[in-house]
RNA sequence: UUCACGAAAUGGCAAAAUCCGGGGGACCGGAUGACGCAAAGCUACCUACCCAGAACGGGCAGAGGGGUUACCGAA
Repeated sequence: UUCACGAAAUGGCAAAAUCCGGGGGACCGGAUGACGCAAAGCUACCUACCCAGAACGGGCAGAGGGGUUACCGAA
C1' cells in the first nucleotide's frame, strides 16, 4: 500500500412516534426523536415488495444481489 476483517477512537447516518408541508397513492421534504447501522454513502441494473390499474407509469437504496465512491486501523 492492496484485499479481507470490524476491536477502539473521532466524526457520521437516523427506525417508530409526534408536528408542519407536498403527493391521487405507495411515499417524499423539514423539525423533534433514537430503534438501529461499518457503507443505514450514491445508484432502480436484477429480484422481491408497495401504489396505480391508462401507462415501456410511479414508489422503495433501513428487503436481497450488482455497480460505484469513502473515514479509522486493534486482532

Predicted 3D model of a 75-nucleotide RNA (c-di-GMP-I riboswitch aptamer) from Geobacter sp. It was read from a public genome assembly, where an Rfam model found it. It matches the Rfam family "c-di-GMP-I riboswitch aptamer". Gene Ontology term of the family: cyclic-di-GMP binding.